[in-house]
RNA sequence: GACUGCAAAAGGCAAAUCUGUCGAAAGACAGCGACGCAAAGCCAAUGGGGCUAAAGUGCAUUUAAAAUGGACCAUGCCGGCCAGGCUGUCUGU
Numbered sequence: 001g002a003c004u005g006c007a008a009a010a011g012g013c014a015a016a017u018c019u020g021u022c023g024a025a026a027g028a029c030a031g032c033g034a035c036g037c038a039a040a041g042c043c044a045a046u047g048g049g050g051c052u053a054a055a056g057u058g059c060a061u062u063u064a065a066a067a068u069g070g071a072c073c074a075u076g077c078c079g080g081c082c083a084g085g086c087u088g089u090c091u092g093u
Stems, first nucleotide, its partner, number of pairs: 002093002005090001012037002018031005035080001041086003046083003049078003056072002059069003
């Protein structure tokens, strides 16, 4: 340096639920917690995939307006969805 991950050692991260804050929501942050994780470390301008739909567009209801409903839509979100890139601990080869 490359490959490897059955077991071990030192450790690390932290799902769901709950509480608080932010947010239209998805979700994010903090605390408790521990489902799991060999990168569950970083990258959302690396490529897919998924979630939400405020604003916007148009449709329907309505004499009209207002209001309501549902449809489309990411510039919002998910790195613990899959791959990819970068970095890293230990064992073994």
Background:
Predicted 3D model of a 93-nucleotide RNA (c-di-GMP-I riboswitch aptamer) from a Syntrophomonadaceae bacterium. Rfam family: c-di-GMP-I riboswitch aptamer. About the family: GEMM was predicted in a large-scale screen for bacterial structured RNA regulatory elements. Its mean pLDDT, the model's own confidence on a scale to 100, is 83. Taxonomically the source falls in Syntrophomonadaceae (Bacteria, Bacillati, Bacillota, Eubacteriales). The sequence was found by an Rfam model in a public genome assembly.